[in-house]
Molecule: RNase P RNA; transfer RNA
Organism: soil metagenome
RNA sequence: CAGCCAGGCCGUCGCUGCCUCGCCGUCAAACGCGGGGGAGAGGAAAGUCCGGGCUCCGCAGAGCAGGAUGCUGGGUAACGCCCAGCCGCGAUAAGCCGUCGCUCACGCGGCGGCGAAUGCGAGGAACAGGGCCACAGAGACGAGUCGCCUGCGUUCGCGCAGGCGGGUGAAACGCGGCAACCUCCAUCCGGAGCAACACCAAGCAUGCGGGCGAUGACGCUGCUCGCCGAGUCCGCGGGUAGGUGGCUCGAGCGCGCCGGCAACGGCGCGCCUAGAGGAAUGACGGUCAUAGCAUGCGUACGCGCAUGCCGUAACAGAACCCGGCUUACCGGCUGACUU
RNA sequence: GCCGGGGUCGCCUUCUGGUCGAGGGCCCCUGUCCUACAAACAGGUGCAGUAGAGUUCGAUCCUCUACCCCGGUACCA
Numbered sequence: 001c002a003g004c005c006a007g008g009c010c011g012u013c014g015c016u017g018c019c020u021c022g023c024c025g026u027c028a029a030a031c032g033c034g035g036g037g038g039a040g041a042g043g044a045a046a047g048u049c050c051g052g053g054c055u056c057c058g059c060a061g062a063g064c065a066g067g068a069u070g071c072u073g074g075g076u077a078a079c080g081c082c083c084a085g086c087c088g089c090g091a092u093a094a095g096c097c098g099u100c101g102c103u104c105a106c107g108c109g110g111c112g113g114c115g116a117a118u119g120c121g122a123g124g125a126a127c128a129g130g131g132c133c134a135c136a137g138a139g140a141c142g143a144g145u146c147g148c149c150u151g152c153g154u155u156c157g158c159g160c161a162g163g164c165g166g167g168u169g170a171a172a173c174g175c176g177g178c179a180a181c182c183u184c185c186a187u188c189c190g191g192a193g194c195a196a197c198a199c200c201a202a203g204c205a206u207g208c209g210g211g212c213g214a215u216g217a218c219g220c221u222g223c224u225c226g227c228c229g230a231g232u233c234c235g236c237g238g239g240u241a242g243g244u245g246g247c248u249c250g251a252g253c254g255c256g257c258c259g260g261c262a263a264c265g266g267c268g269c270g271c272c273u274a275g276a277g278g279a280a281u282g283a284c285g286g287u288c289a290u291a292g293c294a295u296g297c298g299u300a301c302g303c304g305c306a307u308g309c310c311g312u313a314a315c316a317g318a319a320c321c322c323g324g325c326u327u328a329c330c331g332g333c334u335g336a337c338u339u
Numbered sequence: 340g341c342c343g344g345g346g347u348c349g350c351c352u353u354c355u356g357g358u359c360g361a362g363g364g365c366c367c368c369u370g371u372c373c374u375a376c377a378a379a380c381a382g383g384u385g386c387a388g389u390a391g392a393g394u395u396c397g398a399u400c401c402u403c404u405a406c407c408c409c410g411g412u413a414c415c416a
Base pairs, nucleotide, nucleotide: 001335002334003333004332005331007288008287009286010285011284012283013282015040016039018037019036020035021034022033023032042315046326047325049324050323051322052321053320054193055192056191057190061225062224063223064222066189067188068187069186070185071085072084073083074082075081086123087121088120089119095114096113097112098111099110100109101108102107124184125183129182130181131178132177133176141174146165147164148163149162150161151160152159153158197245198244199243200242207236208235209234210233211232212231219227220226238415239414240413252271253270254269255268256267257266258265259264289312292309293308294307295306296305297304298303340412341411342410343409344408345407346406349365350364351363352362357396367383368382369381370380371379389405390404391403392402393401
C1' cells in the first nucleotide's frame, strides 16, 4: 500500500415475510385457528456528494441562458468513478556529494544538498479579449532606466542609441504569473422525484373571498419560439389519517476456463439470497475459539505453556433499486513494494 | 425518506484574495460620581473566522470533503 473476514455451534422462548397440511368458512376463495418446513441487515445498510435504472410530466422539440467536466489511451449502462501510461509537485529511508569539528590514523558526529517505492494533482487554452499581480523592487506588462561599458550629441546639468550586470520577488520585458477571476475551445446535461406513479374503499360543502385566463392561462424549461387547449394559483373553511400494487430475479452471486499489464470482458456450470411500513431481524442458557486481566512455571528475553476470571468486545440498523466516492471503525488473516 | 438554506469573540453583526493584531455594538474589567447600587462619564483588557485538505506567492473569502444547526414536504374535493 492492496485484498479478504467482521465470532462459530447447540437448545428454549419470541418477531416479520414465504411455502405447505388440517379445521372453520365459502359457489370458489380470502380472513381466522392449529401444526410443520425454510429464510431473515452491512462493509459501510451512514452522509446524500456524483452517475444511472424506474415512474410521471402529451413527444422529450429548436435557440438563448445556466450548470458540469477537461493530460493521453482504455473500462463501463453511465460518471466528477476505476485501470494503464506520461508530466508536474512534495516528503523522506538506505546511500551519495559538499562543508565544518574531533581523531596520529581508521573512522565518528553536526549542518546543507541530491536521492526510491509510497503520497498529492479540477493536468485544455494566458499570441482571441477583459481583469488582477499586496509587500519588496528602478521597473509587475503600460513601459521605463538602479548601476556599468561603448558610440554620438551637448547649453557640460545631461540626453539619445546599443550592449552588459547585480539585487528584489511567486513571476523581471521573455510567447512573465493567475483561468478552483471573467472568458474562449471541446464534450455532456429536459424537469421532477417511490411522499414518483397507478388502483380500491370511506367521508365532506363540485363551499366562501381574491388574482390570472381563448388577446391562450396552467403545463412542457428560467426566457423566446414552438406544442397543447380550460382551467389554474393564494387564503379561509370541510373531509380522510385505511388498504393494494410499484417491491425486489438483478448492469445479481459463486466456481472454472479463455482474452487483457490492469480496470474489465466473453463462455460454461451451479444458486436464489430480507421485503418491513411508527417500521421485524431479538432475548436467555450452554460450549468452543479470539482479545483482555490475574497467578504460577519455563525462557534463546522476542515470548511460550498451564490454571482461573471476564463474557463478545469496533463503527454501526435495510426503507424503490443499482454503480461509485467520502466518512466512521476493536481486531485478525493474506499478499506486494522499499529499506 | 426527499428537497432547500446556513455556520465569524459569551450574544448580535460588518468586512474582504493582500502585508498587522479581522472592525463595531452589547457584555466584561478599572477609575470618577454616590452612604451604597444603577445610570452617566473616562479609560482598558480579553474573547472570533466549525474542522481537514486543495488552488494560489498569499485563503475568513475560491473549490472539495466531513461535522453541526435550521426550514419545507400526506391525500381528497